[in-house]
RNA sequence: CCUUCGAAAAGGCAAACUUGCUGAAAGGCAAGGACGCAAAGCCCUAGGUCUAAGGCAUUAUUGCUAAGAUUGCUAGGUUACCGAA
Numbered sequence: 001c002c003u004u005c006g007a008a009a010a011g012g013c014a015a016a017c018u019u020g021c022u023g024a025a026a027g028g029c030a031a032g033g034a035c036g037c038a039a040a041g042c043c044c045u046a047g048g049u050c051u052a053a054g055g056c057a058u059u060a061u062u063g064c065u066a067a068g069a070u071u072g073c074u075a076g077g078u079u080a081c082c083g084a085a
Stems, first nucleotide, its partner, number of pairs: 005083002012037002017032006035072001041078003045075003048070003054065004
């Protein structure tokens, strides 16, 4: 110095919930707030899960469908603070 790993220290992020905005919805953004997180930084690449505007089917009812969403679902890729065993 690098990889693995995760004691300590310095820090970081921010679940639920509330308010406002936005979206057809799932959800997202901002403020407050902390359940937790060693990548809970970033990327939808693969799978899973959620929603169904539109489309298709249905007498109605309703059902199916992602190119939408979820990285704090799992993996994968990529970058990174510190340095005990």